Large-subunit ribosomal RNA, domain I from Methylotenera sp., 506 nucleotides, folded computationally.
Context: one part of a larger RNA
Formats: sequence, C1' cells, structure tokens
RNA sequence: UGCAUAUGGUGGAUGCCUUGGCGAUUACAGGCGAUGAAGGACGUGAUAGCCUGCGAAAAGGUUCGGGGAGCUGGCAAAUAAGCUUUGAUCCGGACAUAUCCGAAUGGGGAAACCCGCCCGCAAGGGCAUUUCUAUCUGAAUACAUAGGAUAGAUAAAGCGAACCGAGUGAACUGAAACAUCUAAGUAGCUCGAGGAAAAGAAAUCAACCGAGAUUCCGUAAGUAGUGGCGAGCGAACAUGGAACAGCCUGUUAUUUUUAGCACAUGCGAUAGUAGAACGGAAUGGAAAGUCCGGCCAUAGAGGGUGAUAGCCCCUUAUACGAAAUCCCGUGUGUGGAACUAGGGUAACGAAAAGUAGGGCGGGGCACGAGAAACCUUGUCUGAACAUGGGGGGACCAUCCUCCAAGGCUAAAUACUCGUAAUCGACCGAUAGUGAACCAGUACCGUGAGGGAAAGGCGAAAAGAACCCCGGGAGGGGAGUGAAAUAGAUCCUGAAACCGUAUGCAU
Repeated sequence: UGCAUAUGGUGGAUGCCUUGGCGAUUACAGGCGAUGAAGGACGUGAUAGCCUGCGAAAAGGUUCGGGGAGCUGGCAAAUAAGCUUUGAUCCGGACAUAUCCGAAUGGGGAAACCCGCCCGCAAGGGCAUUUCUAUCUGAAUACAUAGGAUAGAUAAAGCGAACCGAGUGAACUGAAACAUCUAAGUAGCUCGAGGAAAAGAAAUCAACCGAGAUUCCGUAAGUAGUGGCGAGCGAACAUGGAACAGCCUGUUAUUUUUAGCACAUGCGAUAGUAGAACGGAAUGGAAAGUCCGGCCAUAGAGGGUGAUAGCCCCUUAUACGAAAUCCCGUGUGUGGAACUAGGGUAACGAAAAGUAGGGCGGGGCACGAGAAACCUUGUCUGAACAUGGGGGGACCAUCCUCCAAGGCUAAAUACUCGUAAUCGACCGAUAGUGAACCAGUACCGUGAGGGAAAGGCGAAAAGAACCCCGGGAGGGGAGUGAAAUAGAUCCUGAAACCGUAUGCAU
C1' cells in the first nucleotide's frame, strides 16, 4: 500500500410523519373609504427583542348576552405583582377610545416631519379642491353675464383578485423565406360600472308555410362560404334545451296605490346547550392490539389519548337556544299630496332630420372590393312623412315582412380577493405555494426588480443532580428513560469520503 472481516467518523439519502400547500363542491358574500380606507410609521406589557393584539382610555375601556373555574396572548420558562363564584380569563353583539403618515384635505414636504391662521377661559373644534344647492355681490357694458364671496351636502376623490363594457392597440409566431394574410382585436395601456356587466322587446328572420325581445348551452358544422383559393379563417337558417316579462314618453282633469315609518311575527346570520354505551386477564415502558365476557347505535364521520378505542376525551346523529345587531319574508296600523316614483280612466296632442340615402376614404360583419347587400362613420352632400319609409345579399318589378333616426327592463350567463362547511385513485419538506420554520424575510441591485436556504429528541424534559480529567470545548462515571449509537449538531441514518483493530499479500 492492496484485499477481506469487524467497528467507527463524516454525510443526510431512504422510510415513516405533517402544522403547510394544491385542486374542487355547496352555501354565503361580492365591496371598503372624508363618520378618514387599503397599507404603514411610532408607541403600548412588572419585560431586552420579535410576532400577535391594541392606540396616550394603547395584549386593552363600557354595556348586554353566552359560559362556569381558574386566569394575566405566543416564541418562553422562571420570578414578582395582581384578578376571580359579588362570576374573572374566555366567546359573541352594541358602544367608546382610536397618536402620526397615507385619497390626506389649513400651507409646505426628502411619507410617518416642518410651519401656520380663526373660534374658545380651557377642553376642544374649524380652515384643500371640484360638483350641486342657496344667498350676497359683481366688470368691460345700460339691463345682464363672466367673475368674486359666504353657507349647506353621510356629493366626488383613494383602494380592491378575477369577471364586464368602452377607447387605444403590438410583436414574436404561422405561412416551413416574406409583403396581403396569420398571431389578434390577443397581450399591454387608459377610462367606466356592477354584484354581475353587456344585450334586449324587431325599420328581426323567414319564404308564399310561418316564427315572434335578449342572453347562455347542444345540434346544424368544420357544412355554406371566405382565403397570396396558401397558411388559415369560418357563419347563418332551422332545431333541442336553460331561463322567461314586458314596458315608458307631452299637457290637462279625475281617481287610486306603492315606496316611507311603527309594531307584531317567522326563517336565517353573528356566542352556545344537551348528547347513548365497558369491564377483566396476560404481554408490554405504556393497551386502544390479543384473550374472555358485555353494552349503545337517528351516534361504527373525524381527531386525540404512552401501539390499532363505537362504549376514555373532544366530537358525531338528533334535539334545543339570543339581551343586542343585521338580512329576508309575512301581517297589522299609520301616513299624505309636502317631496319622489308609479297605476287606472277621459280629452287634446305627439309619434324622433343634417336623420335615412348617396359620393370619396376607412372600419365591422365568417365574407381580404369582390357581383358585395347589411351595420358603422372622417369628409362632401342630402329625402319622404303612413297615399310614406326600411328589409328580403348587386340591381329592377311583383309579393311578403317590419316601422329607424328616444329610453327602461329581472332570470337563465361570467368571475372569486374573501367567509363557512365538506371532499380528493392530489403533494408529503430538492415534493406541494417563492414561502410547513417570524418569507416576499435574509441577501443582491442606484433603481425598476430579482430572491433563497432552513421541518422531526422523548409518551412525558423525566433536558443528565453529584463526582472525575480539562482553562474551556469536550469527555468518563453516576442518574433519568422502554431505548441515550433517542443527549439537545438529538427519529430512521444509505452512498461518496476518512479512520481504527485483526488476518492475508507485497
């Protein structure tokens, strides 16, 4: 030095586990905000830090309910000081307090800071902009108007995951290159709204039969078409379902309601209450496993307990429950023409013009200018008036059908930041969220932004008193424990890699 055997170190794979994720289903909710949000800064404890809670009334205050013996949140134990059956801690409702920044709104500003003015003895309150309403003023310019000032408003603003409408609008890519085309009216950006939005009661289709608003799903159909007739794009009629709902308009007269408010009542939400039935023996550290003998079940879902528990615990089936606040429904009463909104009847009216259409240039329609109707409109034009007008895919006639140029409208449909419950031939710590752990943290970057690693002693800390070596670290005894090669770098503990002992070989 090599090989073999044994035994270690290092290392953290594997197995097992799960507090965290992922995906769904159902119901709810679908907003919060000048009554100051979302998000933060700084404080706040007998307390040095962080998390959580809270706000100078500061891990909390008042009150009303629930509950019933301990309590003073967590990491995180100990001590101190307290509270509590005169009902604490805890859970729920309502109320109060709620520093500073932030739309941030008295002015400023390098966010959490600086500097003011007015009222008031003080405590405290007010002072942004815009909009609307009212009042007072008030130019050029006579009346006026613009403008100015004051007061009032629970008016707006800002935030928020997707869904929705509108405006604007790419490129990579595909066409095996590329320009029309495609990707795609997608992504992105902007504005606006709601719990849904949008659309919507035919100037629609159809075809000589008829249907009867819109929306969504299935078929029609990858059909008819369109297309450097390439790549591709791609309907409608009709039909089956889901869900269904229709309406309004100006003036006058008349009549009648609803919304509102109060009370009662019912369902539900926000705390909860009751809730059946088991013992023994051996093994073992421990019984829920085994053996023996029982019981309950409208409850044998699930979880925990020293191994696998219907009957030990929490729950579960089931039954019940609210002082307070909220949602929805029903009933009764009240109310009054003052405000707002509507119904019925009658009379008189009205029934949509720079519109329809046309020219030029675009865009949308499955349809790329094509035979190209239809919709829309930048520009130039420009009718008729129900004896009228639009459409039926150039156009004309006949025929059929509808009535534009005003408006409203639930449901079926889309989505999930979130709340509650439940589920999974989903993951199980290099997986599953980036994040099971104090993670959008540490760290990197001027910045926009990028972005980790890191889980497991044991049933219980019983976390090793005491002695010895040592400066300590660490170790040897002792002790605990079922186990300490479970000793805190702690379950299991693979391999690479590094030793020690013995044997053999050289």
It matches the Rfam family "Bacterial large subunit ribosomal RNA".